[in-house]
RNA sequence: CGGGUUAGCCGGGUGAUCGCGGUGUGACACGCUCACAUCGAGGAAAGUCCGCUCUCCAUAGGGCGCGGUGCUGCCUAACAGACAGGCGGGGCAACCCGACGGCAUAGUGCAACAGAGAAGUGUAUUGCAUCAUGCAUCGCAUGGUGUGAGGGUGAAACGGUGGUGUAAAAGACCACCAGCGUCGGCAGUAAUGUCGGCGGCUUGGCAAACCCCACCGGGAGCAAGGCAAAGCAGGCGCAAUGGGGCUGCCCGUCCCGCGCCGGGUAUGCUGCUGGACGCCAGAAGCAAUUCUGGUGCAAGAGAGAUGAUCACCGCCUCAUGCAUUGCAUGGGGGCACAAAAAGCGGCUUAUAGGCUGACCCGGUAC
RNA sequence: ACGUCCGUAGCUCAGUUGGCAGAGCAUCCGUAUGAUAAGCGGAAGGUCGCACGUUCAAUCCGUGCCGGGCGUA
Repeated sequence: CGGGUUAGCCGGGUGAUCGCGGUGUGACACGCUCACAUCGAGGAAAGUCCGCUCUCCAUAGGGCGCGGUGCUGCCUAACAGACAGGCGGGGCAACCCGACGGCAUAGUGCAACAGAGAAGUGUAUUGCAUCAUGCAUCGCAUGGUGUGAGGGUGAAACGGUGGUGUAAAAGACCACCAGCGUCGGCAGUAAUGUCGGCGGCUUGGCAAACCCCACCGGGAGCAAGGCAAAGCAGGCGCAAUGGGGCUGCCCGUCCCGCGCCGGGUAUGCUGCUGGACGCCAGAAGCAAUUCUGGUGCAAGAGAGAUGAUCACCGCCUCAUGCAUUGCAUGGGGGCACAAAAAGCGGCUUAUAGGCUGACCCGGUAC
Repeated sequence: ACGUCCGUAGCUCAGUUGGCAGAGCAUCCGUAUGAUAAGCGGAAGGUCGCACGUUCAAUCCGUGCCGGGCGUA
C1' cells in the first nucleotide's frame, strides 16, 4: 500500500421566523383562551418472534391430549438470550457457522425412476466354476448345482488392502487399517478426549416422518384492571341430568336461570412511567455477569404532538471551466432506515454516508 | 392487542404418507361458414410470494422475511 476479519461509535450542525403536544406559573373578556418558563422519539421506537414484570379470572387440583425446549458448564427475574468449553463443518489465516437428545442394535413407516436385488441374513437373465445331456471331438447350446460384488443400475448395493483357502468363490479364515459395541485406566465439575483389552467380524440413510426420552408450560391481556359520573324500556321463548370457568376430552371443584329481539352509554380521574434504569470509578470472575460507592432523571398521547421555511457551514454526487486527479464556479441534486402508546430484557429484519481500535493474508521499502 | 387462514398459468381454483405441476374460462392455430358465434381438433403459457435450510429429491417439511383475508374484545 492492497485485500479481508472482528469489536465499538455517530446517524448532519448552528441561528432566525412560523407552528404542534405535555407540565408549571400568571392573567382575565373563565374559554379546555392567552402570555411566559420548561420538557418533547430510536438504534432499531419496527416485526410482535421469544422471555418476564404488572393486573384480573372462581387459588386455577389430577389424568390424557396439545405446545415448547434439546451437547456441557455457567450467568440471569426469565428466555428459543449471553458467556466459556466440547464436538462437527467452512476458510491459507484472522475468524465464522451449527434445529448438536435417542451414534435410527425399542417399535411403526418412507426410498419415485433405473436395477437381479432398496434393508428381509434378500438376489440372477451378465460373470466365475462344476455336473448331466445333445451336436462331427477343440468348443458351442440347453438344463441343474455352487458362488457373491467382477461388469452394470442408482442419491444410496451390506467394510478397505494384502494373503490363506477352494472346482470356482466369499470375513469362510488370518494380518493390518477404518468403524461400531462393551469393559477398564488416566485427564476434566461435565460434555468429551486419550490409552489398553475383549467381541461379533460390519448390524447403512431419513426422527425439520410418526414416535421414544428428559425438562418446561393454567388462561387472558393496559380495550388488563380500579374509582367516579351520566343514561335507559321493555318484550318474546325455553326452564332442562341446563349454561358457564380454561383452547380439546374426562374426573374433581366453583358460579349462575338461560337465549333472542329491543333500549341506554361510549365521559373524567387512575393504572402511567424512578426503573431487573443510564453513566463513571473500584472490587470479584477467563468472560457473560455480580457487588460497592458516586452521580443523573430524560415524552407520556388517548385515533395519537416532536414539523415547515430561510441563511451559513459539513459530507456525498453531478455539470462546466482551468487543468491533470487537484482547484474554482453553479438559488444543480441528495444526506438513509424509520415515528413511542403499560413497562423491561432479548431475538429478527431495515439502514445513505462516515469515524475509531485490534487482528489476519499478500506485496514493497528500510 | 390476541387468534386464525391464504399466496400455484392472464383470471378462478385443484394438487399432502415428499418422486416428471393440472382443470375450467381466457389467448393463439386449424376445421366449419357467404361471414361470425357455438362446436370439434391442437398448441403456447409457471422463479408454485421471496430467501436459507433438512433430504438422493421440496408446491408439499422447518425457520426467517414480504403481501393479503377473516374472527374476538
Two RNAs folded together computationally: RNase P RNA and transfer RNA, 439 nucleotides in total. The prediction has a mean pLDDT of 76. Rfam match: Bacterial RNase P class A.